A computed fold for a 524-nucleotide part of an RNA from an uncultured bacterium, annotated as small-subunit ribosomal RNA, 5' domain. The RNAcentral record of the full RNA draws on Greengenes.
Context: one part of a larger RNA
RNA sequence: GAUUGAACGCUGGCGGCAGGCCUAACACAUGCAAGUCGAGCGGAUGAGUGGAGCUUGCUCCAUGAUUCAGCGGCGGACGGGUGAGUAAUGCCUAGGAAUCUGCCUGGUAGUGGGGGACAACGUUUCGAAAGGAACGCUAAUACCGCAUACGUCCUACGGGAGAAAGCAGGGGACCUUCGGGCCUUGCGCUAUCAGAUGAGCCUAGGUCGGAUUAGCUAGUUGGUGAGGUAAAGGCUCACCAAGGCGACGAUCCGUAACUGGUCUGAGAGGAUGAUCAGUCACACUGGAACUGAGACACGGUCCAGACUCCUACGGGAGGCAGCAGUGGGGAAUAUUGGACAAUGGGCGAAAGCCUGAUCCAGCCAUGCCGCGUGUGUGAAGAAGGUCUUCGGAUUGUAAAGCACUUUAAGCAGUGAAGAAGACUCCACGGUUAGUACCCGUGGACGAUGACAUUAGCUGCAGAAUAAGCACCGGCUAACUCUGUGCCAGCAGCCGCGGUAAUACAGAGGGUGCAAGCGUUAAUC
Numbered sequence: 001g002a003u004u005g006a007a008c009g010c011u012g013g014c015g016g017c018a019g020g021c022c023u024a025a026c027a028c029a030u031g032c033a034a035g036u037c038g039a040g041c042g043g044a045u046g047a048g049u050g051g052a053g054c055u056u057g058c059u060c061c062a063u064g065a066u067u068c069a070g071c072g073g074c075g076g077a078c079g080g081g082u083g084a085g086u087a088a089u090g091c092c093u094a095g096g097a098a099u100c101u102g103c104c105u106g107g108u109a110g111u112g113g114g115g116g117a118c119a120a121c122g123u124u125u126c127g128a129a130a131g132g133a134a135c136g137c138u139a140a141u142a143c144c145g146c147a148u149a150c151g152u153c154c155u156a157c158g159g160g161a162g163a164a165a166g167c168a169g170g171g172g173a174c175c176u177u178c179g180g181g182c183c184u185u186g187c188g189c190u191a192u193c194a195g196a197u198g199a200g201c202c203u204a205g206g207u208c209g210g211a212u213u214a215g216c217u218a219g220u221u222g223g224u225g226a227g228g229u230a231a232a233g234g235c236u237c238a239c240c241a242a243g244g245c246g247a248c249g250a251u252c253c254g255u256a257a258c259u260g261g262u263c264u265g266a267g268a269g270g271a272u273g274a275u276c277a278g279u280c281a282c283a284c285u286g287g288a289a290c291u292g293a294g295a296c297a298c299g300g301u302c303c304a305g306a307c308u309c310c311u312a313c314g315g316g317a318g319g320c321a322g323c324a325g326u327g328g329g330g331a332a333u334a335u336u337g338g339a340c341a342a343u344g345g346g347c348g349a350a351a352g353c354c355u356g357a358u359c360c361a362g363c364c365a366u367g368c369c370g371c372g373u374g375u376g377u378g379a380a381g382a383a384g385g386u387c388u389u390c391g392g393a394u395u396g397u398a399a400a401g402c403a404c405u406u407u408a409a410g411c412a413g414u415g416a417a418g419a420a421g422a423c424u425c426c427a428c429g430g431u432u433a434g435u436a437c438c439c440g441u442g443g444a445c446g447a448u449g450a451c452a453u454u455a456g457c458u459g460c461a462g463a464a465u466a467a468g469c470a471c472c473g474g475c476u477a478a479c480u481c482u483g484u485g486c487c488a489g490c491a492g493c494c495g496c497g498g499u500a501a502u503a504c505a506g507a508g509g510g511u512g513c514a515a516g517c518g519u520u521a522a523u524c
Stems, first nucleotide, its partner, number of pairs: 001524004006520005013371006019364002021329001026327003030324003035074003040071002043068002048063007081282003090207007099199002104195008112146001114144002121136006152161003166187006174181002208254003215245003220242008257279004261272004284305005307318004335361001337360003343357001344355004374404004384395004408465001410460005418451001424444007468513005473494003479508005489496002
């Protein structure tokens, strides 16, 4: 000199864009953060609508918007947080072969016929509660056989094994037990091939300090066989051999998430890994598996432990390193805000619902950038202050005065863009038996904004509302007076202060930066 996720002291007008627990991976009150689908299913509820009976305001039948728990499907493995662990099961770079991959894309072949349950519900019952138990009834895209098998898998090449589910819209003939069948369109389902995406595995090189850590290792190193896995492999086991690593630093100890990057530097390098992006690991602590395409799963399950809470003492409940917020720790770090309008995600045919992701707003000079705090004129060089050789000098065109301007702030008005989709209607094309339905393209209509009292623009009034901080001995730009008297104090280094201190304290003046300035800490 540059820099910072900074802090502290004094001061503080506005805006834009960023950033904001670096410490206790300490403990957490409260609210929210993952749901959705009735076009998979059976129930319950029942606004309305239509019809019938009539007692004229009730009953019955049909249809049925809405809502609710349950079975079922998909999603809760993404998104969000944190950096404890990890010195290599990690990360980075470059390769590899023995693998899996829901949803998505393209292709091929199918989607036939049956069965038995379990919730919900009803009855009974246990418990303070959390939560159960027994019996009975029932549906399905839930579950299980049978049939079939283009491709698939196994094979001793003879053969053998294994699937599926329906739902919604529309409809001319034909059939009908009036439920539909049947046809067609769309969405599904099954098997399989390929792609894409994602993931698992292996190898090499690189990846902090310590030798006051020199030897380490028995599933250890290799082989044969078997088991296991989606998959190679001591991954596991039986047997056999005695290997394997190490001064090119094994083992041990300490420290640490890694990278793109960031800061600095002419560079080489040094330091660092906040925000943003990629990877990894973790989710109160330790362990384990289940489900699933995917987890050994932050807001799932089980066991153990510590802690907190409830209890009728028999037993139960919980996990903010999600967003806010609280206590604590600390020099130190924000609101228990708004909205799904946009972008993205989950579910759904869609409308839509959910979304503390996200977009916004609030707080903080924490940083960077921009603007303002007036402009011109004005010598009686006013008054006051300070200094003085008492003549004057300086503050100083500075003020006052006069003439102007109105950025920003204030008040009032006007006012974009972020919105295009989806929905509804029409036309054309595709599909089709079809001018239904559905899909695609084009056109039209009226809507959809948290921010928001938006940005911008216009008008109004009036210099009106807006300057501090540090320093002035040398380094280092900037000097005098008074007080003090080795005292009080200053200090980054040299050093000042013991009666004329440009070095302490105050004042006047000056210098430097400026909504900041200085100090401290840290890095180059």
Its Rfam family is "Bacterial small subunit ribosomal RNA".